[in-house]
Context: one part of a larger RNA
RNA sequence: UGACGGGCACCCGCACAAGCGGUGGAGCAUGCUGUUUAAUUCGACGAUACGCGAAGAACCUUACCUGGGCUUGACAUCCCACUGACCGUCUUGGAAACAAGAUUUUCCCUUCGGGGACAGUGGUGACAGGUGGUGCAUGGUUGUCGUCAGCUCGUGUCGUGAGAUGUUCGGUUAAGUCCGAUAACGAGCGCAACCCCUAUCUUUAAUUGCUAACAUUAAGUUGAGAACCUUAAAGAUACUGCCGGUGACAAACCGGAGGAAGGUGGGGAUGACGUCAAAUCAUCAUGCCCCUUACGUCCAGGGCUACAGGCGUGCUACAAUGGCUGGUAUAAAAAGAAGCGAAACCGUGAGGUGGAGCAAAUCUCCAAAGCCAGUCCCAGUCCGGAUUGGAGUCUGCAACUCGACUCCAUGAAGUUGGAAUCGCUAGUAAUCCCGAAUCAGAAUGUCGGGGUGAAUACGUUCCCGGGUGU
Numbered sequence: 001u002g003a004c005g006g007g008c009a010c011c012c013g014c015a016c017a018a019g020c021g022g023u024g025g026a027g028c029a030u031g032c033u034g035u036u037u038a039a040u041u042c043g044a045c046g047a048u049a050c051g052c053g054a055a056g057a058a059c060c061u062u063a064c065c066u067g068g069g070c071u072u073g074a075c076a077u078c079c080c081a082c083u084g085a086c087c088g089u090c091u092u093g094g095a096a097a098c099a100a101g102a103u104u105u106u107c108c109c110u111u112c113g114g115g116g117a118c119a120g121u122g123g124u125g126a127c128a129g130g131u132g133g134u135g136c137a138u139g140g141u142u143g144u145c146g147u148c149a150g151c152u153c154g155u156g157u158c159g160u161g162a163g164a165u166g167u168u169c170g171g172u173u174a175a176g177u178c179c180g181a182u183a184a185c186g187a188g189c190g191c192a193a194c195c196c197c198u199a200u201c202u203u204u205a206a207u208u209g210c211u212a213a214c215a216u217u218a219a220g221u222u223g224a225g226a227a228c229c230u231u232a233a234a235g236a237u238a239c240u241g242c243c244g245g246u247g248a249c250a251a252a253c254c255g256g257a258g259g260a261a262g263g264u265g266g267g268g269a270u271g272a273c274g275u276c277a278a279a280u281c282a283u284c285a286u287g288c289c290c291c292u293u294a295c296g297u298c299c300a301g302g303g304c305u306a307c308a309g310g311c312g313u314g315c316u317a318c319a320a321u322g323g324c325u326g327g328u329a330u331a332a333a334a335a336g337a338a339g340c341g342a343a344a345c346c347g348u349g350a351g352g353u354g355g356a357g358c359a360a361a362u363c364u365c366c367a368a369a370g371c372c373a374g375u376c377c378c379a380g381u382c383c384g385g386a387u388u389g390g391a392g393u394c395u396g397c398a399a400c401u402c403g404a405c406u407c408c409a410u411g412a413a414g415u416u417g418g419a420a421u422c423g424c425u426a427g428u429a430a431u432c433c434c435g436a437a438u439c440a441g442a443a444u445g446u447c448g449g450g451g452u453g454a455a456u457a458c459g460u461u462c463c464c465g466g467g468u469g470u
Base pairs, nucleotide, nucleotide: 007470008469009468010467011466012465013464015460016459019424020423021422022421023420026316027315028314029313030312031311032310033309034307035306042053043052064302065301066300067299068298069297070296073127077126078125079123080122081121082120083119084118088103089102090101091100092099093098106117107116108115109114129291130290132289133288134287138285139284140280141279142278143276145274150189151188152187153186154185155184156165157164158163168181169180170179171178195268196267197266198265200236201235202234203233204232205231206230210225211224214223215222239262242256243255244254245253246252318417322376323375324374325373326372327371328370335364336363339358340357344353345352346351383414388409389408390407391406392405393404394403430452431451432450433449434448435447436446
């Protein structure tokens, strides 16, 4: 000077408390461990690994295993020789890779000797190649403390010096925020603001969106309108600005007015100096080491999907605030051309036929909880849907290992979950659906969107983490 203390003081945070809903018990999904395996590729491991890399493993992906092949190589540059193409089509062998053969097939210049471009085959070596090792050799990127309020510098001053001061103290703040005091005076990186979305209004604009008045229609359908709604560009608005009180005549705090909104209005982006030899050599780049007829590369099949046990994260339930049947109402945000796919028809259904319209405020894809009736009457049930048998649909060369979905049948555990533990303070929790990325197909995951919509916070003694002073 720091760090630490079951030292002290002050302060903060869904940290506790007050509440609401979960996890831990069941079944299933998914990740991990362990075990097994020819292989179950690799990485990630308290918080900060475990629905994580993976925004999607049937082949491919794929890195793993088994088997079959190649060796200047699947990919790049250079040199020499030969050929004239390459591509495409066909035959034979083969699981394919590949091998053998048939067929078809270039351009420019020219002194017709040849030269050049491009492509293929063969050869020679320089080399290629490596998801091989080292994240404890590295760059870059990322997590975390933490959106915590801190971390520093110049000059000056003090101290023999390490260093101190500034950054402390009194108030105050979400904040090293601001005010006052002060051997300090200033400054930088952070805080805040500037950026985006959202909440109110105005102006401009008015189609594909809208419809008050006037006509018209089955229908904003058409004329018409630019008021409303909405859209999307530019502006306005909030600043403790105003009033009262408290305060040190300060900063600020409390209350009020006006206002759509009030004291950072609500969200997001934004992450200081640094910490963890934190993570990543498998995104990429890269030093060194290692492999070079193999640790490279091509192909077929298999595996990553195994299953005694254990753990994490989720989904569905155990029911009456419910299940089932019928009727009926209302979104937002997205996406769409090898795409979204309407009407109509067929099928119990998944779906099929069909092909209108739409590169989209025009067309398409487009809710559920809710409400109104009926039924069930507390049961392992008209709850619950696992599992299994059968029959199908779709995608795709191909659903056996190993896809999703549908129908019929089957109808398991489960009657609210021990110790323990997690999330959340408002349009939040809870609950209900919808969309997208990836993607041929394959979400209970992820990321977004809206609908309905609570309870509680006395307080800071205690648990956890953090800040300041001592």
Small-subunit ribosomal RNA, 3' major domain from an uncultured bacterium, 470 nucleotides, folded computationally. Its mean pLDDT, the model's own confidence on a scale to 100, is 85. The RNAcentral record of the full RNA draws on ENA and SILVA.